Background
Predicted 3D model of a 126-nucleotide RNA (SAM riboswitch aptamer (S box leader)) from Caldicellulosiruptor owensensis OL. NCBI's taxonomy places the organism under Bacteria, Bacillati, Caldicellulosiruptorales, Caldicellulosiruptoraceae, Caldicellulosiruptor owensensis.
RNA sequence: UUCUUAUCAAGAGUGGCGGAGGGACUGGCCCAAUGAAGCCCGGCAACCGGAAAAAGGAAAAUUUAAUUCCUUUUUCUUGGUGCCAAUUCCAGCAGGUAUUUUUUUAAAAUACCUGGCAGAUAAGAA
Numbered sequence: 001u002u003c004u005u006a007u008c009a010a011g012a013g014u015g016g017c018g019g020a021g022g023g024a025c026u027g028g029c030c031c032a033a034u035g036a037a038g039c040c041c042g043g044c045a046a047c048c049g050g051a052a053a054a055a056g057g058a059a060a061a062u063u064u065a066a067u068u069c070c071u072u073u074u075u076c077u078u079g080g081u082g083c084c085a086a087u088u089c090c091a092g093c094a095g096g097u098a099u100u101u102u103u104u105u106a107a108a109a110u111a112c113c114u115g116g117c118a119g120a121u122a123a124g125a126a
Stems, first nucleotide, its partner, number of pairs: 001126008013041001015040003021031003025092004042084003047080002049077011088118001093115010
C1' cells in the first nucleotide's frame, strides 16, 4: 500500500507545557487568544491479549471428584492499539415517501427513510 471481516446515535479533564490553527477530501456549517495543532499527565472504551466466575460440549479416564481443550455469557484490566466538540458535525452517488412552489403529461426546493461511495479504528491476510 492492497484485500477480507466487524464497528462507527453511547462514553471520556475548569490539569501542565505550547503558541495559531483545527474539524480526512470538496461544499456547507462550526470550533479556536474566555486560547487551535502538537507533547505530557489524566480519563473513556473493551477490538486484540490477559485474569476470574457461570453454563454447555469434547478428550483421556470412569463411581464421583479432579485434569486438559473448545464455545457462549458476565465481571475486571498491570499488556498492544484506539478514542476523549458537534451522529463519521451535515451533505456529496442512487432509489423511495411526504410537503411546498412553479414556466404543471413535468421540474425544482425542503424534510425524512433505505442502500451505496468515501473515511476512521481494530483483527487477520498478501
RNAcentral holds the sequence, with entries from Rfam and Ribocentre. Rfam family: SAM riboswitch aptamer (S box leader). Clan: SAM clan. RNAcentral records the identical sequence in 2 taxa. Its mean pLDDT, the model's own confidence on a scale to 100, is 81.